Context: one part of a larger RNA
RNA sequence: ACCGGCGAGUUGCUCUUGCUAGCGGGUUAAGCCACUGAGUGGCGGAGCCGUAGGGAAACCGAGUCUGAAGAGGGCGGCAGUUGGCAGGAGCAGACCCGAAACCGCGUGAUCUACCCAUGGCCAGGGUGAAGCUCAGGUAACGCUGAGUGGAGGCCCGCACUGGUGUCGGUUGAAAACGGCUCGGAUGAGCUGUGGGUAGGGGUGAAAUGCCAAUCGAACGCGGAGAUAGCUGGUUCUCCCCGAAAUGCAUAGAGGUGCAGCCCUAGGGGGAGCGUGUUGGAGGUAGAGCACUGAAUGGGCUAGGGGCCACACCAGGUUACCAAACCCAACCAAACUCCGAAUGCCAGCACGUAUCUCUAGGAGUGAGACGGCGGGGGAUAAGCUUCGUCGUCGAGAGGGAAACAGCCCAGACCGCCGGCUAAGGUCCCGGAAGCAGGCUUAGUGGGAAAGGAAGUGCUUUGGCACAGACAACCAGGAGGUUGGCUUAGAAGCAGCCAUCCUUUAAAGAGUGCGUAACAGCUUACUGGUCGAUGUCGAGGUGCGCCGACAAUGUAAGGGGGCUAUGCCUGCUACCGAAGCCGCGGCUUGUGGUACGGCAAGUAUCACAGGGGUAGGGGAGCGUCGUAGCGGCGGUGAAGCAGCGGGGGGACCCGUUGUGGAGCGGUUACGAGAGCGAAUGCCGGU
Repeated sequence: ACCGGCGAGUUGCUCUUGCUAGCGGGUUAAGCCACUGAGUGGCGGAGCCGUAGGGAAACCGAGUCUGAAGAGGGCGGCAGUUGGCAGGAGCAGACCCGAAACCGCGUGAUCUACCCAUGGCCAGGGUGAAGCUCAGGUAACGCUGAGUGGAGGCCCGCACUGGUGUCGGUUGAAAACGGCUCGGAUGAGCUGUGGGUAGGGGUGAAAUGCCAAUCGAACGCGGAGAUAGCUGGUUCUCCCCGAAAUGCAUAGAGGUGCAGCCCUAGGGGGAGCGUGUUGGAGGUAGAGCACUGAAUGGGCUAGGGGCCACACCAGGUUACCAAACCCAACCAAACUCCGAAUGCCAGCACGUAUCUCUAGGAGUGAGACGGCGGGGGAUAAGCUUCGUCGUCGAGAGGGAAACAGCCCAGACCGCCGGCUAAGGUCCCGGAAGCAGGCUUAGUGGGAAAGGAAGUGCUUUGGCACAGACAACCAGGAGGUUGGCUUAGAAGCAGCCAUCCUUUAAAGAGUGCGUAACAGCUUACUGGUCGAUGUCGAGGUGCGCCGACAAUGUAAGGGGGCUAUGCCUGCUACCGAAGCCGCGGCUUGUGGUACGGCAAGUAUCACAGGGGUAGGGGAGCGUCGUAGCGGCGGUGAAGCAGCGGGGGGACCCGUUGUGGAGCGGUUACGAGAGCGAAUGCCGGU
C1' cells in the first nucleotide's frame, strides 16, 4: 500500500410537541391473590394530573388585583388523562476516537546521583620540597656549598579511567558504536561487595543534570468513558422543499443566546408582489453662493506699516499689509436661496400569487468576486469597510484558447428531430455573403503625458488671370555714420526716438558679417512664368512616434491574413442540458370513472421536478422473536458462472460447487448497512 473482518445518535428517568388507542374525569405505585414458567388475569385509589382563578396576603371568586371608582388597565373565564410510537430538550460518558494534564494508592537507587561500611587496584621513567649530615662562614643566629633525603590534587607514560578533534556509521555491526587522535593516570583517583536517601520527593563540584533506553517533576494501577467552545470520522435507496456566512448581545470575536433566512403541520383569510396612475413625506445627485466658512484678481476705503515733514498737535504720500463694501471668477461630507431621478408610504385600476399567525425541526452567524454609490488607502492592491443588485457559494451546459465569482443560460429521463442566446461563420473547427467607406501601421493583435507637412471627411479666414504661392532676373535709395553711449557703435553690443525726402519700391532695418566700416541677405517693388491655384486656423475618423526583462517566437489560442483588419447597413447560417417536437417517469392541484365510496386504481388538464448545510415523505436489505403458511440428502445455507426483472436500495431463475439446514407473509424488536477516522485486528 491493497484486501478481509471490526468500527460511531444508544439506554434509563423527567419534560415537551405531534400521531395513535382507551375512558370522559383519567390513571394506579409498592404490595397481594390465582394460574405450570417467562408471564397472564385480577385485587390494590395511597399518590399524580385535571376539575377556578386573581392577589404579597388577609380575602374574594367567573371573576379578581390595582384604584376613591361601577373608570381604565393586568391576569383569568373554550377538556382532560393514561398508555404506545415518533420528533426535540434536560440530567446522566449521551454520536465515536483523541490530549497536554490533575489527584489517590502503590512499585522502583540491580541504571544513575550522593552518602555509609568493608575490600581491591595504580608497569616504568623523570623532577628532587622540608628535614637531616658534613663543610664553609658568623660574636651568635641568619646565611653559603656539598651530600643525604624522597615531598607533590608535580612531570612523561601502560593498566585503569575519561571522551578532545576528525572521519566513518545514521532502515548502523551498535536505540550512542568503530578508526585515528586526545585528557587524567598517588588523587577532590579508579573500582568490587553490602547498605542508605523516593516523586513536589530524593540526589546534584549546578546541566534542570540524574532517579532502570522515560524526567521542568519517574513508573504501575485507580478516580476515568477526566475535560477538549478544538481536529478528524460518522456506513443503504428514491421522491419533495431548500438556507446562511446578517443584526443585537456576550471574559465575546473560529463559541453561544435571541432575532433574520429554510423545512414540516395546522389556522387566518387575499393582506403579498409587479405595472400604470393619483396624492404624500424627504434635502441626496446636480447646481448655487442668499447663510456659515474657504479663496483669486480688480475697485473703493477704515486700521496698520514705510517714506516725507513735524517742538506738540495736525499733516502729505504710498507699485506695502488689509477689515467692511462693490465688480468679476470660483470651492465645501459636517455650507444651502434651490433641487431632481430612483427608492419609500398610501389610495385606485389591471395583472399575478403570494402574505401572515401558531406549534414542531433545523442549519447558518469565516463568505468570495463583479457592476453601481461612498468611507479608509496613494481617486494603490486578487487591499479594507458599508450600501444596493448579480453570480459563485449550493449551479451542470454554451462562450471568454485554458479560467468558482465575467457574458449567455437554470440540467427529471430518452431521441442518429427542429429553432435560437451569448459568441461566431479562411484552415485547425460547426457556420457567409452582398453593398458603401476607412486603415498600410501586421495598426488590428497591450499603454500615457507629449510630439509630427501620415491620410480621409468637414468648418473657417487671407491672397489670386487687374496674374496670387514657389522659383528666377532686376531694384532695395537720399538726409544719415539719427541721437545717446562708447576706444569705436556707421541698419545690425546697449539705451532713446523711429521722422522726412526721392520713389514702382526700399524698415533710422530680418539674419550673416567687420575692430569699426565694407560685403552678403531680408522686408518692400517691378519683370519672367502661368494656376482651380495658393497660404493659414479649427473640428473629426483611422493610423505614426513615445514603447526597455529576465529558459524560447511568447501582447491574435495557432496556421496564416492587406482583408481573414476597422466602421456602417442588409440578408443568411452555425451555435447550449435554453425553447419547440415525440415518447416515458414522478410531485402538487383540480376534474371524471370505478371502489364497503375510506385507502386506492385508471384517466384527463394545468403547474412543477439543479442543489451543499438542513427539514419532510416513501422504501430496500441484514439479524432475531411470534402467528400463519412452506422448502430441504430426488440436496438447505454459503460461494462462483450464465440468464432475466425493477425507478433505486435490490430481487428472481438456472448450472456448478457445497453437504444440513432455510425461505415466504403479517406483526414486533434491534449490537441493523463503511471507503475514508495518520482508525483497530489479521492476511499478502